[in-house]
């Protein structure tokens, strides 16, 4: 110097002309217009996946359903994030160890499923082996019974190897080894690990149903509060005003609460009917689509120094900067710099994920040049 990988960071700049929006000052009685000054998209503003802040729904109940999560500890406002640890699997290494991945509760609660191949994918059958009986052509066949993996496969085959045992066999028994589970003990906050002992060895699959444990209200800034203007105190259909329609923080059921009435007539005297009025659900239609707040300074961000912690993170001191539009501003044109990516706020914040031309720095490895 080049290449590869990993990590961190930047991600257009200068000048000229003309604009947009917000704030301040001048001016002005005030507003508008005008003049001057200042601020004005991102590392992901994106996907809307996770978690919160904030707001509304009237936070009362019981049962069933539904949804989410699932090793341990810490961190935080919170989390399916992050940090540290444990376990399992895989890769490298003689080893110590290093790296990667993991929805990482339960498969002896039950149900289901397991392509191809294979006798068979879980429970038996087939084949094989053994015993007895019968038949005859005398080593075969048939019947009855015993046995449980020897049977070319497969991702996976009934703990493995060796021995004993038996008519033949089999964890049936034994030795060694392996893997769960229970009890004790030691270490550890814990997950878990080591050791000792008992008893066991039942395929896999739960991002299949399911079971267990824990947790969970819904909606979402077009939330929401207020001002102004305008309209049809109207229309159609249903139900209710009677133990009521309807409403009441996911759905269903129950219970409970809230929730709008008078008159007249009839009779069996507490019911029925009618009228008017009222309530409510749906549909169709009419009107307005202007302004203010919410709104951007917040659990905030960046830099420097110090303290605590392995780390995530936290804390103290000092300094710095901070878009706020509403059909939606943050730009257009010209010139130069080889000028070029992914992409643009819409309530805010913390994460995660995805996209990205080009460039800078650091580390590791390899190659090469010069000295």
């Nucleotide at each position: 110097g080049c290449u590869a990988c990993a990590g961190a960071c930047c991600g257009g700049g200068c000048c000229g002309u003309c604009g947009a929006u917000c704030c301040c000052u001048c001016g002005c009685u005030u507003c508008c217009a005008g003049a001057g000054g200042g601020g004005u998209a991102g590392g992901a503003a994106a996907g809307u996946c996770c978690g919160g802040a904030c707001a509304g729904c009237a936070u009362a109940g019981u049962g069933c359903c539904a949804u989410g999560c699932a090793c341990c500890g810490g961190u935080u406002a919170a989390g399916a994030g992050c940090c540290g640890g444990g376990c399992u699997u895989c890769g490298g290494g003689u080893a110590a160890c290093c790296g990667a991945a993991g929805a990482c509760a339960g498969a002896u609660a039950g149900u289901g499923c397991c392509a191809c191949a294979g006798a068979a994918a879980a429970u038996a059958a087939c084949u094989g082996c053994c015993u007895u009986u019968a038949a005859c052509u005398u080593g075969u066949u048939a019947a009855a019974g015993g046995u449980g993996a020897g049977g070319a496969u497969g991702a996976a085959a009934a703990c493995g190897u060796g021995g004993g045992g038996u008519a033949a066999g089999a964890g049936c028994c034994c030795a060694c080894g392996g893997c769960g589970u229970c009890g004790g003990u030691u270490g550890g906050u814990a997950a878990c690990a080591g050791c000792c002992g008992g008893g066991g060895c039942g395929g896999g699959u739960a991002a299949a149903c399911c079971u267990u444990g824990c947790a969970u209200g819904c909606u979402g800034a077009a939330a929401u509060g207020c001002c102004a203007c305008g309209u049809a105190u109207a229309g159609u259909a249903g139900c209710c005003c009677u133990u009521a329609a309807g409403a009441g923080u996911g759905g269903c059921a129950c219970a409970c609460u809230c929730a709008a009435g008078u008159u007249u007539g009839c009779c069996u005297c507490g019911g029925c009917a009618a009228a008017c009025g009222g309530g409510u659900u749906a549909c169709a239609g009419g009107g307005u689509a202007g302004g203010c707040a919410g709104c951007u300074u917040g659990a905030g961000c960046c830099c420097c120094a110090g303290g605590g912690g392995u780390a995530a993170c936290u804390u103290u001191g000092g300094g710095g900067a901070c878009a706020g539009a509403u059909a939606a501003a943050u730009g257009a044109c010209g010139c130069c710099c080889u000028c070029g990516a992914c992409a643009g706020a819409a309530u805010c914040c913390g994460g995660c994920u995805u996209a990205c031309a080009g460039g800078u720095c650091u580390g590791u490895a390899g190659c090469u040049u010069u000295u």